Record summary:
The RNA shown here (transfer RNA) has 76 nucleotides and comes from Bacteroidetes bacterium ADurb.Bin013. The sequence is in RNAcentral, with records from ENA. The coordinates come from a structure-prediction model, not an experiment, and the mean pLDDT is 80. Rfam family: tRNA. By type it is a transfer RNA.
RNA sequence: GGGGAAUUAGCUCAGUUGGUAGAGCGCCGCUUUUGCAAGGCGGAGGUCGUCGGUUCGAAUCCGUCAUUCUCCACCA
Numbered sequence: 001g002g003g004g005a006a007u008u009a010g011c012u013c014a015g016u017u018g019g020u021a022g023a024g025c026g027c028c029g030c031u032u033u034u035g036c037a038a039g040g041c042g043g044a045g046g047u048c049g050u051c052g053g054u055u056c057g058a059a060u061c062c063g064u065c066a067u068u069c070u071c072c073a074c075c076a
Base pairs, nucleotide, nucleotide: 001072002071003070004069005068006067007066010025011024012023013022019056027043028042029041030040031039049065051063052062053061
């Protein structure tokens, strides 16, 4: 320098080919217990990496940049 992949909740990850974003764990409250844990019920938490474009509508399609991983090439 060139190719490819990934980026979504605090963490690990879904999101079936565009239609108002989810799970598990964690966190908070209630319930239960003499108490703790486990269990049950409820809740909070997200500019979907950045900036643009297409579209009535974008996490999803296109471009750009950033970060991480990986393969190849070059120099030494």